Context: one part of a larger RNA
RNA sequence: UUGGGCGUAAAGCGUUCGUAGGUGGCAAUUCAAGUCUGCUGUCAAAGACAGUAGCUCAACUACUGCAAGGCAGUGGAAACUGAAUAGCUAGAGUGCGGUAGGGGCAGAGGGAAUUCCCGGUGUAGCGGUAAAAUGCGUAGAGAUCGGGAAGAACACCGGUGGCGAAAGCGCUCUGCUGGGCCGCAACUGACACUGAGGGACGAAAGCUAGGGGAGCGAAUGGGAUUAGAUACCCCAGUAGUCCUAGCUGUAAACGAUGGAAACUAGGUGUUGCCUGUAUCGACCCAGGCAGUGCCGUAGCUAACGCGUUAAGUAUCCCGCCUGGGGAGUACGCACGCAAGUGUGAAACUC
Numbered sequence: 001u002u003g004g005g006c007g008u009a010a011a012g013c014g015u016u017c018g019u020a021g022g023u024g025g026c027a028a029u030u031c032a033a034g035u036c037u038g039c040u041g042u043c044a045a046a047g048a049c050a051g052u053a054g055c056u057c058a059a060c061u062a063c064u065g066c067a068a069g070g071c072a073g074u075g076g077a078a079a080c081u082g083a084a085u086a087g088c089u090a091g092a093g094u095g096c097g098g099u100a101g102g103g104g105c106a107g108a109g110g111g112a113a114u115u116c117c118c119g120g121u122g123u124a125g126c127g128g129u130a131a132a133a134u135g136c137g138u139a140g141a142g143a144u145c146g147g148g149a150a151g152a153a154c155a156c157c158g159g160u161g162g163c164g165a166a167a168g169c170g171c172u173c174u175g176c177u178g179g180g181c182c183g184c185a186a187c188u189g190a191c192a193c194u195g196a197g198g199g200a201c202g203a204a205a206g207c208u209a210g211g212g213g214a215g216c217g218a219a220u221g222g223g224a225u226u227a228g229a230u231a232c233c234c235c236a237g238u239a240g241u242c243c244u245a246g247c248u249g250u251a252a253a254c255g256a257u258g259g260a261a262a263c264u265a266g267g268u269g270u271u272g273c274c275u276g277u278a279u280c281g282a283c284c285c286a287g288g289c290a291g292u293g294c295c296g297u298a299g300c301u302a303a304c305g306c307g308u309u310a311a312g313u314a315u316c317c318c319g320c321c322u323g324g325g326g327a328g329u330a331c332g333c334a335c336g337c338a339a340g341u342g343u344g345a346a347a348c349u350c
Stems, first nucleotide, its partner, number of pairs: 004321003007304002012318001014201004021194003025088002028085004033081002035077009049065006091191001092188003095184005103177007110154001114150008125136002162169002206247006215241002220236004258317003262313002266295011299306002323350003332343004
């Protein structure tokens, strides 16, 4: 390379937008680049192949000859791909009418709890554990009542429920704002899919600067345990956790399952919308579309399992894999304040 693969064996980029490229709906006309086909030229000789002949055979040698195929030129065909022109509406988008939502950003407000401070009542304990001790407390703790302050998080509702591309999003109200779904079928008329590079977003931890600091709590100190205990348990507690601005760019970033459109039994929940039936009306019931679960047929799979939300059947595009260790290391380059991240070997060894 041909080929085989990527849920769990090696392998889907964390997610998305999008450049080049690749691929692309229905029907018509023209062209003829790809495609198919006829003819011509050429592909030296030797060699190879087929036949015949010459050395007694053979090796060897001589003579004769074809096809396939390549390239170029020329004539033709027009189904498919392509190009051009003029169209269509089933893909895609716009519009109109509805609709659900913890989607995002900002502002304002709220209650429970916790800790601290002040005051009242009140007295000897509290706290903690397997048991203790460190710790707190007669300078009045803990308990209880009243008042005040602060920060962080929002019980119940809450749900294999909702929204978002993913990360993620949950007290209430208001403003601004993104997307989805359903219905109508008015408009555009293939405007589409994917996407190397590239851009943007991206949990937690971490970094820079300035705030904030209730609770929790790496580090650290102390008490226990233990042979030891740089731990597990307990008492304290600094960074951090929170906010603003910037950086970092990684996760078991998981459905360990890339995206798009098509086809292929059903059953049963649930969320949003529509239509019908019924009804005074709404529910109920039946059907459709979009999501989200469970079970399951065919099929697939090494098995587990997947099974219209495919891991089934075929197509298009991208990414990735090729024995274990060495190693996500070394070196180089790029990015970063740093931590480090991205890219990413080999020797050697089994």